[in-house]
Context: one part of a larger RNA
């Protein structure tokens, strides 16, 4: 290099834009650079191979043969890729005309619950547990009435419901704002995939600097439990949860399945549109999303039109366990730490 592979056995990059590259619809002309045939030169001897010989055989070795897969030249061929030109609508896109949605931002509101706090009513216990303590409570709690402060979070509706590129989105309003479906088929003529590198997003915890703190709750303190309890129950209880600005950049970021295209029996929910009907119904069709099975696949479990089937382009990644995601070195970071990534040894 060839070859084989990445759901669970090593092995999809969290995620998307998009750069240089790869790859790229139909149809027609040139072109003849790739490609392909002929010729023809050159391709040093030695080796190496095949034959036949020479030393007693071998080893050595002496002739001849084939090879020397490449590279120039030179004539042809034009299917295919290249390239130059015209040209199409089937791929992308626009553009009019509906739609459905927790998609994002920013402002403002509303209930219901928790703790606080002040006043009333009212008295001895509340609370917590498996049982108990620690805790609170005659300085009047726990229960209850009234009002009042703050914060967070949105019960029902709620759904293998919906939206998002992914991480994620959930009272309600209002503004700004992003995709997306479905019809029509006016335009635009391949404008497309795909993605090293680089940009940008990227949950929790963690960091910085100001805010703000109900509730919850690492750490810590006490109470139990226990041989012992640095737990796992209970009573507190700060960081943090919250908000703004910057930062960190990793997860079982999972569907443990990269993204893009076209084929490849059906069956039954569901969501979103559109056709059609003898409209209570029921049929077709498009985009999603779920489950069950068919050919096919799979070591099997299973997956099967949402593929792990059949095939194309293009990126990523494996190569036995351990030592290790650890040294060192670079590089991001404020730090924690990231990210990149050996070897000795050893099984």
């Nucleotide at each position: 290099c060839u070859g084989g592979g990445u759901g669970u056995a090593a092995a999809g990059g969290g995620u998307g834009c998009g750069u240089a590259g790869g790859c790229g619809g139909a149809u027609a002309u040139g072109u003849g650079c790739g490609u392909c045939a002929g010729a023809g030169g050159u391709u040093a001897a030695a080796u190496g191979u095949c034959a036949c010989g020479g030393c007693u055989c071998a080893a050595c070795u002496g002739u001849g043969a084939a090879c020397c897969u490449g590279c120039c030249u030179u004539u042809g061929a034009u299917a295919c890729g290249g390239c130059a030109u015209a040209u199409c609508u089937g791929g992308a896109g626009u553009g009019c005309g509906a739609g459905a949605g927790a998609g994002g931002a920013u402002g403002g509101u509303a209930g219901a619950a928790u703790u606080c706090c002040u006043g009333g009513u009212g008295u001895a216990g509340c609370g917590g547990u498996g049982a108990a303590a620690u805790g609170c409570g005659u300085a009047g709690a726990u229960a209850u009435c009234a009002g009042g402060a703050g914060g967070a979070a949105u019960a029902c509706c709620a759904g293998u419901g919906g939206c998002g590129a992914a991480g994620g989105c959930g009272g309600c309003c209002a503004u700004c704002u992003g995709g997306c479906u479905c019809g029509c088929a006016a335009c635009u003529g391949a404008c497309g995939c795909u993605g090293a590198g680089g940009c940008a997003c990227g949950a929790a915890a963690g960091c910085g600097u100001g805010g703000g703190g109900a509730g919850c709750a690492a750490a810590c303190a006490g109470g139990a439990u226990u041989a012992g309890a640095u737990a796992c129950c209970c009573u507190g209880g700060u960081a943090g949860u919250c908000c703004a600005c910057g930062c960190c950049c990793u997860a079982a970021a999972c569907g443990a399945u990269g993204u893009a295209u076209g084929c490849u029996u059906g069956g039954u929910g569901u969501u979103g549109g559109g056709g059609g009907u003898u409209a209570g119904g029921c049929c077709c069709u498009c985009a999603g999303u779920g489950c069950c099975g068919g050919a096919g696949g799979a070591a099997a479990c299973c997956c099967a039109u949402u593929a792990a089937g059949c095939a194309u382009a293009c990126c990523a990644c494996c190569u036995g366990g351990g030592g290790a995601g650890u040294a060192c070195g670079a590089u991001c970071g404020c730090a924690a730490g990231u990210u990149u990534g050996a070897a000795a040894c050893u099984c």
Molecule: small-subunit ribosomal RNA, central domain
Organism: uncultured Chlorobiota bacterium